[in-house]
RNA sequence: GGAGUCGGCCGGACAGUCGCUGCGCCUUGCGUGGAGGAAAGUCCGGGCUCCACAGGGCAGAGUGCCAGGUAACGCCUGGGCGGCGCGAGCCGACGGAAAGUGCCACAGAAAACAUACCGCCGACGCGGGUUUCCCGCGGGUAAGGGUGAAAAGGUGCGGUAAGAGCGCACCGCGCGUCCGGUAACGGGUCGCGGCACGGUAAACCCCACUCGGAGCAAGGCCAAAUAGGGGAACGAUCGCGUGGCCCGCGCGGUUCCCGGGUAGGCCGCUUGAGGCGAACGGCGACGUUCGUCCCAGAUGAAUGACUGUCCUCGACAGAACCCGGCUUACAGGCCGGCUCCAACU
Numbered sequence: 001g002g003a004g005u006c007g008g009c010c011g012g013a014c015a016g017u018c019g020c021u022g023c024g025c026c027u028u029g030c031g032u033g034g035a036g037g038a039a040a041g042u043c044c045g046g047g048c049u050c051c052a053c054a055g056g057g058c059a060g061a062g063u064g065c066c067a068g069g070u071a072a073c074g075c076c077u078g079g080g081c082g083g084c085g086c087g088a089g090c091c092g093a094c095g096g097a098a099a100g101u102g103c104c105a106c107a108g109a110a111a112a113c114a115u116a117c118c119g120c121c122g123a124c125g126c127g128g129g130u131u132u133c134c135c136g137c138g139g140g141u142a143a144g145g146g147u148g149a150a151a152a153g154g155u156g157c158g159g160u161a162a163g164a165g166c167g168c169a170c171c172g173c174g175c176g177u178c179c180g181g182u183a184a185c186g187g188g189u190c191g192c193g194g195c196a197c198g199g200u201a202a203a204c205c206c207c208a209c210u211c212g213g214a215g216c217a218a219g220g221c222c223a224a225a226u227a228g229g230g231g232a233a234c235g236a237u238c239g240c241g242u243g244g245c246c247c248g249c250g251c252g253g254u255u256c257c258c259g260g261g262u263a264g265g266c267c268g269c270u271u272g273a274g275g276c277g278a279a280c281g282g283c284g285a286c287g288u289u290c291g292u293c294c295c296a297g298a299u300g301a302a303u304g305a306c307u308g309u310c311c312u313c314g315a316c317a318g319a320a321c322c323c324g325g326c327u328u329a330c331a332g333g334c335c336g337g338c339u340c341c342a343a344c345u
Base pairs, nucleotide, nucleotide: 001341002340003339004338005337006336007335008334009333010332012310013309014308015307016306017305018304020034021033022032023031024030025029036316040327041326043325044324045323046322047321048215049214050213051212060211061210062209063208064207065079066078067077068076069075080094081092082091083090084089095206096205100204101203102200103199104198117145118144119141120140121139124138125137126136127135128134129133153171154170155169156168157167158166172195173193174192175191176190178187179186180185219267220266221265222264229258230257231256232255233254234253238252239251240250241249242248274293275292276291277290278289279288280287281286311314
């Protein structure tokens, strides 16, 4: 200098004038606060609120290597294993397929109780011939070829008619054991087994763990008018209905009281698993202690307009109960760690 990788940060700046809005005052003016890194998607987890709930099981849903962090998580950190990359580094729903069931297109003999298309095979059987041999059928075989995403361990030597874990060595695999590690897991510690294992579980399923439901329009308080409900008192012994009559029953008046709900108002509402700084513990996520700060809270719902100066001329986007994550969107710019390549010292 070039190429790359990981992490962090900013998101026009300053001044003036006039507005909008929360709060406080010495209340008609002053002071002070006023969107984001994602306020977004509403995909996970929790707080808070109401409802339900003795305990256990079934069903259903989710999660799924190990250890740790956390209020909790499907998040984060560290580690293991597998894959990609020369590397920094990145990606992975990463338990179980020797419990069971299902599925595996096309091609291919065969896609899982193995099988035989082309092949290979003898002083093996039968038949035939041009008889040191050849052909057909049977039989043996799975080394070689061919199909496929995938073909029943691999390489070599022995062995054989040809072959085959048929035998042996090494590699691989499985089981046991020893060592290291908290563990996942790793190991050329030793032994056993010729090998019993195709793939697929974001297919059913099995195993382990977790999970009650609804959401701030939750939920609570105050409370008109009108209509309706309940009760008491007064009142004609009255009217109407009960298909005609009597009893009974129901309905009808006035005044007062009671409680429920609606309109409306208030609370919930922002001091919180909070921000910043330092020290200490930890590889880290994070934790502990001390100091310091108060930083939107509306309910037709505020954060804007104009002017001046400057620059690199400004993206995605706007709170509505709160918080921790994940994911997605984003013009342009800044800083740092590390890796590879080239040249020079």
Molecule: Bacterial RNase P class A
Organism: Gammaproteobacteria bacterium